[in-house]
RNA sequence: CAGAGUAGGUAAAACGCGUCAAGUGUUAAGGAAUGGGAAGUUGUCCUUAAACGAAAGACUUAGGUCUGCGAUGUUUUGCUGCGUCCGCUG
Numbered sequence: 001c002a003g004a005g006u007a008g009g010u011a012a013a014a015c016g017c018g019u020c021a022a023g024u025g026u027u028a029a030g031g032a033a034u035g036g037g038a039a040g041u042u043g044u045c046c047u048u049a050a051a052c053g054a055a056a057g058a059c060u061u062a063g064g065u066c067u068g069c070g071a072u073g074u075u076u077u078g079c080u081g082c083g084u085c086c087g088c089u090g
Stems, first nucleotide, its partner, number of pairs: 001090003008080009017070003026050007036086003040082001056067004
């Protein structure tokens, strides 16, 4: 001098969940973890409370099946990805 490396974000695919409304998103309070190490905010997550909020339809003898819908969950892949100090590689 250069590089690697996180939590996450985003797109696609697969398998699911809900559609008799959870989930997602918003606000407030408390807490946890957060490149390999230390502290640490921004973000992320957990709990509680409050407000807001939706797309269902067809087939079927039973039971179910299919197509949609949801600012929906998980996994894989691609892209992206810590400001400080120390460390690692060349």
Predicted 3D model of a 90-nucleotide RNA (THF (Tetrahydrofolate) riboswitch aptamer) from uncultured Fusibacter sp.
Of the family's consensus pairs, 94% are formed in the model.